């Protein structure tokens, strides 16, 4: 305590952020089950190899059932993921997102490997929330993520205006404000 550096268990934006329960739409009359009818192939059961396990055919004749797929009628009939309200908890790099390692758990076993999901670490962008547009995901016009643009908000620096204020331009959260400081001026 006025700058500078340090250090703090401070405090703020706002349609703020995020979690967790219930609910309520959606997905959907979808998927998958019974039941009947046709058709096609010897497969089929993991995303993909490789071993192996199973389930069906075929292998004497004849019907027929059968593995797995597609189409039709008919009956029954879901659920995740994501969101809407509401409570309640927890914050103000709040919380997302990218890469990069690790560990768990998933997809008939076991090995690879691929992908999904959760968690940790280390680094990178992002102040916030909105609207239009591109592109991704997703059943979806909801939502989410990302790019870019635009006003809008709060910060904080310069500038002008200056009673009070207002306006311009630019920064970025590793910031600002708030407290301490026996470190320096």
């Nucleotide at each position: 305590a006025a700058c500078c550096g340090g250090a703090g268990u401070u405090g703020a934006g706002g349609c703020g952020c995020g979690g967790u329960a219930c609910u309520c739409a959606u997905a959907a009359g979808u998927a998958g089950c019974c039941g009947g009818g046709c058709a096609a192939g010897a497969g089929g059961g993991a995303a993909a190899c490789a071993g192996g396990c199973c389930c069906u055919g075929c292998a004497u004749u004849u019907u027929g059932a059968c593995c797995u797929u597609g189409c039709c009628c008919a009956g029954u009939g879901a659920a995740a993921g994501g969101g809407u309200g509401u409570g309640c908890c927890g914050c103000c790099g709040a919380a997302g997102u990218c890469u990069g390692c690790u560990u768990u758990u998933u997809a008939c076993c076991u090995g690879u490997u691929u992908g999904a999901a959760a968690a940790g670490c280390a680094g990178g962008c992002u102040g916030g929330g909105c609207c239009u547009g591109g592109g991704g995901a997703u059943a979806a016009u909801a939502u989410c993520c990302u790019c870019a643009g635009g006003a809008c908000u709060g910060u904080c620096a310069c500038g002008g205006u200056c009673u009070c204020u207002c306006c311009g331009u630019g920064g970025a959260g590793c910031g600002c404000u708030c407290u301490c400081u026996u470190g320096g001026u």
A computed fold for a 185-nucleotide RNA from a Deltaproteobacteria bacterium, annotated as Lysine riboswitch aptamer. The sequence was found by an Rfam model in a public genome assembly. NCBI's taxonomy places the organism under Bacteria, Pseudomonadati, Myxococcota, Myxococcia. Model confidence (mean pLDDT): 78 of 100. Its Rfam family is "Lysine riboswitch aptamer". Gene Ontology term of the family: lysine biosynthetic process. From the family's description: Riboswitches are metabolite binding domains within certain messenger RNAs that serve as precision sensors for their corresponding targets. Allosteric rearrangement of mRNA structure is mediated by ligand binding, and this results in modulation of gene expression.